[in-house]
RNA sequence: CCCUUAUGGAGAGCAGACGAGGGACGGGCCCGAUGACUCUGCGGCAACCUACUUGGAAGCAAGGUGCCAAAACUCGCAGCGAGAGCUGAAUGAUGAGGA
Numbered sequence: 001c002c003c004u005u006a007u008g009g010a011g012a013g014c015a016g017a018c019g020a021g022g023g024a025c026g027g028g029c030c031c032g033a034u035g036a037c038u039c040u041g042c043g044g045c046a047a048c049c050u051a052c053u054u055g056g057a058a059g060c061a062a063g064g065u066g067c068c069a070a071a072a073c074u075c076g077c078a079g080c081g082a083g084a085g086c087u088g089a090a091u092g093a094u095g096a097g098g099a
Stems, first nucleotide, its partner, number of pairs: 002098006013042005021031003025076004043068003048064003052059002072091001077088004
């Protein structure tokens, strides 16, 4: 990089370093020198996998991930609807498994 599968309107931030873009892509909209993004430390959220408890449902939060602006920020493609909007797909993300 590729394949399969599950999930997504919930939740959770302080400090230090750096210094200009960032929110995947395009439009919109937003975040950002009152320092974003990224990295590090500490803290936290969650409960996918393992462990443990349990007859099971479930619980727990020790280990492996993940995550801690905004619904995956929103729209994008298709269908339905008078409309607000709804449903599905695609794409991307994360987990688990595989090649």
Predicted 3D model of a 99-nucleotide RNA (SAM riboswitch aptamer (S box leader)) from an uncultured Eubacteriaceae bacterium. Its Rfam family is "SAM riboswitch aptamer (S box leader)". Gene Ontology term of the family: regulation of gene expression. The model forms 94% of the base pairs in the Rfam consensus.